Annotation
Predicted 3D model of a 159-nucleotide part of an RNA (small-subunit ribosomal RNA, 3' minor domain) from Asparagopsis taxiformis. NCBI's taxonomy places the organism under Eukaryota, Florideophyceae, Rhodymeniophycidae, Bonnemaisoniaceae, Asparagopsis. Model confidence (mean pLDDT): 81 of 100. It matches the Rfam family "Eukaryotic small subunit ribosomal RNA". For this family Rfam cites "Crystal structure of the ribosome at 5.5 A resolution" (Yusupov et al., Science, 2001). Clan: SSU clan. Gene Ontology terms of the family: ribosome and structural constituent of ribosome.
Context: one part of a larger RNA
RNA sequence: CACCGCCCGUCGCUCCUACCGAUUGAGUGGUCCGGUGAGGCCUCGGGAGGGCUGCGUGGACUGUGGCGACACGGACUGCGUGGCCUAAACUUGGUCAAACCUUAUCACUUAGAGGAAGGAGAAGUCGUAACAAGGUUUCCGUAGGUGAACCUGCGGAAG
Repeated sequence: CACCGCCCGUCGCUCCUACCGAUUGAGUGGUCCGGUGAGGCCUCGGGAGGGCUGCGUGGACUGUGGCGACACGGACUGCGUGGCCUAAACUUGGUCAAACCUUAUCACUUAGAGGAAGGAGAAGUCGUAACAAGGUUUCCGUAGGUGAACCUGCGGAAG
């Protein structure tokens, strides 16, 4: 800046916020039903292998006695046959139970074409509702109607 003023709403544009939303959406975590079930432990067995030892028998070595045949003994080793101890794989039943699959459910997070609100901005569009008796005085309640501000009916107030 003072009516060439001030100012209202629809529509359009840009930005922001939360909401709804097909996708039988996605992810994380918890609980539950069912299934598979590693592994540990206990248990019924199993008994490779190892150690000790008894008896029989064979081998080479060696000690003592003996002229010698030989007798008695020592440790080592092979075979056969017993006893005791230990013990791997594997295995019966049970128990605890990780992990995985599946069913249901709860909580949290998150994508989403589109829809419908609110807010902010400007020199956009349409009108001119309000402010002067603002050109139909204004406002409140209520009902109906209309591109929009609004219009009309009824009741009320004077700010």
RNAcentral holds the full RNA, with entries from SILVA.